[in-house]
Background:
A computed fold for an 87-nucleotide RNA from a Chloroflexota bacterium, annotated as c-di-GMP-I-GGC riboswitch aptamer. Of the family's consensus pairs, 95% are formed in the model. Its mean pLDDT, the model's own confidence on a scale to 100, is 89. The sequence was found by an Rfam model in a public genome assembly. NCBI's taxonomy places the organism under Bacteria, Bacillati, Chloroflexota.
RNA sequence: UCCGAUAAGGGCAAACCCGCCGAAAGGCGGCGACGCAAAGCCACGGGUCUAAAGUCUUUAAAGGCAAAGACAGCCGGGCCGCCGAAG
Numbered sequence: 001u002c003c004g005a006u007a008a009g010g011g012c013a014a015a016c017c018c019g020c021c022g023a024a025a026g027g028c029g030g031c032g033a034c035g036c037a038a039a040g041c042c043a044c045g046g047g048u049c050u051a052a053a054g055u056c057u058u059u060a061a062a063g064g065c066a067a068a069g070a071c072a073g074c075c076g077g078g079c080c081g082c083c084g085a086a087g
Base pairs, nucleotide, nucleotide: 002087003084004083011036012035017030018029019028020027021026034073040079041078042077044076045075046074047071048070049069050068054065055064056063057062
C1' cells in the first nucleotide's frame, strides 16, 4: 500500500410515526434501527425522481415539454479520513 476479523474503541442511521420547511421530489429535527468500512464531503459523468412558475395542446378538466430542483443509502469519478488480525 492493497485488503477488511465474529478484533478494540467508537461512528452513521433505512422504513414507520411525530413536528417544521417545500408546489413536489425531498430536506431539517425528534423517535427508531434496515443496514453501512467511507452510509464522511463534492451533482463532475451516467441514472432515477419531482416539476409550482414558464410553455404547448385544450372550452375546461387533464395531458405533453423541460428551465429549475432533489437523490452522495443507485453506479462510476474526485477530495479527505479512524482502527489494524490474517494474507